[in-house]
Molecule: SAM riboswitch aptamer (S box leader)
Organism: Arenibacter certesii DSM 19833
């Protein structure tokens, strides 16, 4: 890389650096020389491991991780509902905890 189980409509941003693209892909739309992305500091936002509490289930945030524009920004093979518009899955990605 690769399986398999959760989860994805809440949340949570200054500072400094650098300089042009970034938001997985495609289409869209957006963000961006009023510095975006990224990197670093710091501060936070969750509660997946893990801690504590007999336990359902709570409860703190040290500790391994994540994450802090837009519902994964929308929408995408396929399937079922609908005359349509559209809605349910579901794929696709992301993350976490296993597996081998």
């Nucleotide at each position: 890389a690769u399986u398999u189980u959760a989860u994805a409509a809440a949340g949570a941003a200054g500072u400094a650096g650098c300089g042009a693209g970034a938001g997985a892909c495609a289409g869209g739309c957006u963000c961006u020389a009023u510095g975006a992305c990224c990197u670093a500091c710091u501060g936070g936002c969750a509660a997946c491991c893990g801690u504590c509490a007999a336990a359902a289930u709570g409860a703190a945030a040290a500790g391994g991780u994540g994450c802090c524009a837009a519902u994964u920004c929308c929408u995408g093979a396929c399937u079922c509902c609908g005359a349509a518009a559209g809605g349910a899955g579901g794929a696709a990605u992301a993350u976490a905890a296993a597996a081998a």